[in-house]
RNA sequence: CAAGCAGGUCGGCUUGUCGCUCCCGAAAGGGAGAGGAAAGUCCGGACAACGAAGGGCACCGUGCUUCCUAACGGGAAGGACCGUCUUUGGACGGGACAGACAGUGCAACAGAAAACAAACCGUCCACCCUUGGUGGAUAAGGGUGAAAAGGUGGGGUAAGAGCCCACCGCCCGAUGGGUGACCAAAGGGGCAGUGCAAACCUCACGGGUUGAAAUGUCAAGUAUACCGGCGCAUAAGGGCGGCCCGCCCGAUGCCGGAGGGUAGGCAGCUAGAGGUGAUCGGUGACGGUCAUCCCAGAUAAAUGACAGGCCCUCCACUUGGAGGACAGAAUCCGGCUUACAGACCUGCUUUUUUU
Numbered sequence: 001c002a003a004g005c006a007g008g009u010c011g012g013c014u015u016g017u018c019g020c021u022c023c024c025g026a027a028a029g030g031g032a033g034a035g036g037a038a039a040g041u042c043c044g045g046a047c048a049a050c051g052a053a054g055g056g057c058a059c060c061g062u063g064c065u066u067c068c069u070a071a072c073g074g075g076a077a078g079g080a081c082c083g084u085c086u087u088u089g090g091a092c093g094g095g096a097c098a099g100a101c102a103g104u105g106c107a108a109c110a111g112a113a114a115a116c117a118a119a120c121c122g123u124c125c126a127c128c129c130u131u132g133g134u135g136g137a138u139a140a141g142g143g144u145g146a147a148a149a150g151g152u153g154g155g156g157u158a159a160g161a162g163c164c165c166a167c168c169g170c171c172c173g174a175u176g177g178g179u180g181a182c183c184a185a186a187g188g189g190g191c192a193g194u195g196c197a198a199a200c201c202u203c204a205c206g207g208g209u210u211g212a213a214a215u216g217u218c219a220a221g222u223a224u225a226c227c228g229g230c231g232c233a234u235a236a237g238g239g240c241g242g243c244c245c246g247c248c249c250g251a252u253g254c255c256g257g258a259g260g261g262u263a264g265g266c267a268g269c270u271a272g273a274g275g276u277g278a279u280c281g282g283u284g285a286c287g288g289u290c291a292u293c294c295c296a297g298a299u300a301a302a303u304g305a306c307a308g309g310c311c312c313u314c315c316a317c318u319u320g321g322a323g324g325a326c327a328g329a330a331u332c333c334g335g336c337u338u339a340c341a342g343a344c345c346u347g348c349u350u351u352u353u354u355u
Stems, first nucleotide, its partner, number of pairs: 002350009012310007020033005035326001039337002042335005047211004059207005064078005079097001081094005098202002103200002105196003120142002122138007150168006169191001170189003175184003215267004226257005237249004274293008311324005
């Protein structure tokens, strides 16, 4: 210098004019005003209302280890496994990575046989009515399959087979190291029950429900309109021209129907697990101390428009022209995921050259 991999930062700057929201001010005027994701609303918390003796069952979630944290399904460091590269030292990447001798279940199709194994072809032995058939032995060879019950070589055998032996692999494992996952390993064992738990299940841990349209408070307005049914008293009262009888209506109650009013203010609401810098502890996530700063708070929803200069990219190479992403708060905070023009920085590996 180039290539590859991994990670991080920024994500236009500035001036003027006119506007919008909030704060200060009597006024003039002054000050502040979106993001790294404000997004998806996926996970976890703060806060609030309601519920709840305690414990268990059921249900749901999580699942290698240690640590971080308010908490987490997030993060850090590590372990085992798998994959890529390699100079074989290692580097980088991946993820539901507890348990398959607790029990139950499943293994499609193909194949003879799919889990206390199995004889289709082949091989070998015996017999027979000898182009063949029957019975037995055999898991070496062929074939099927995602998977066929250690591999290679030798001995052995009728043919074979861990049947026996050597090496490799596997299982158990004294002991040692590590907080732990786990690692190393003396020695022993012919070698065992293959896989699936994102099948039931077992074990461990966690989980009350609903969300800021939560919740509290102030003000304003209001209907007991009207209709149906029930119901109450031959009550008062009213109507049928005055009186009696008679008839009818008759609740502010209950049920149903159908309507009326309001749709405003304040709190919650932004000083917080807060930002920045220094320093200390830690491999790191992160934590401690000190200093300093105050940094949107709208409610149908403000954060904009125009003009000039600079910056970057592209096209013409002359003076110019075009473009600058993804996207926008809504109670707050920690994560994850997704989108993103362009610019910059760091680390590791490899190749070549120079010193």

A computed fold for a 355-nucleotide RNA from a Flavobacteriia bacterium, annotated as Bacterial RNase P class A. Its mean pLDDT, the model's own confidence on a scale to 100, is 75.